Record summary: This is a predicted structure of a 73-nucleotide RNA (transfer RNA) from an uncultured Bacilli bacterium. Its mean pLDDT, the model's own confidence on a scale to 100, is 81. Its Rfam family is "tRNA". From the family's description: Transfer RNA (tRNA) molecules are approximately 80 nucleotides in length. Rfam classes the family as a transfer RNA.
RNA sequence: GUCGGAAUAGCUCAACUGGUAGAGCAACUGAAUCGUAAUCAGUAGGUUGCGGGUUCAACUCCUGUUUCCGGCA
Numbered sequence: 001g002u003c004g005g006a007a008u009a010g011c012u013c014a015a016c017u018g019g020u021a022g023a024g025c026a027a028c029u030g031a032a033u034c035g036u037a038a039u040c041a042g043u044a045g046g047u048u049g050c051g052g053g054u055u056c057a058a059c060u061c062c063u064g065u066u067u068c069c070g071g072c073a
Stems, first nucleotide, its partner, number of pairs: 001072007010025004019056001027043005049065005
């Protein structure tokens, strides 16, 4: 240089024939306990890396760009 892949909650990852963005762990609150942990119930947490475009509607399709990983040179 070129080709492909990844980027989503604090962390690890889902969600793809375009239709309200979820789970586990972590955090917080409560229950229970003499008390702590484990356990049970609940709550909060996201401009889906960033900028544009298509569409009634975009994590998803198109395009540019950033970072990381890999193949070829």